[in-house]
Molecule: transfer RNA
Organism: Endogone sp. FLAS-F59071
Parts: sequence; C1' cells; structure tokens
RNA sequence: GCCUUUAUGGCUCAGUGGUAGAGCGUCGCUCUCGUAAAGCGAAGGUCGGGUGUUCGAUCCACCCUAAAGGCA
Repeated sequence: GCCUUUAUGGCUCAGUGGUAGAGCGUCGCUCUCGUAAAGCGAAGGUCGGGUGUUCGAUCCACCCUAAAGGCA
C1' cells in the first nucleotide's frame, strides 16, 4: 500500500428496510429468623462518526475513525 471482517445498554451477543431485544450484571419488591437461591418488576442503548438512497435505515451506498486478520 491492497483485501476481508468487526463496531448495538455496564459485559457477552441477537436483530439483513417498518415503533431496538436476550442472557449476565445493577436497583426495588416477594419469600426467609437471616443470607443465598428462586419468583415478580424497573432503570439503562436515538445502534462508532458523517453524507446519501428510500415514504421509512441498526440493516443499502460512499467517506472517515478504531480494532482484528490476510497478502505484498
């Protein structure tokens, strides 16, 4: 220098055009003599940044940033 992949709640990851989800974690409640476990509920992300396409973008196109891998 070129190519490929990845970027989504605190963490690990789903979601391939139509109002953003799960598990774990956190907080509250129930239960218990108490703790843990279990059950119920809640908060928390405008989806790495920008521009475009579209009635509508996490999803498609382009540019940029960061990370991982490959080739020279």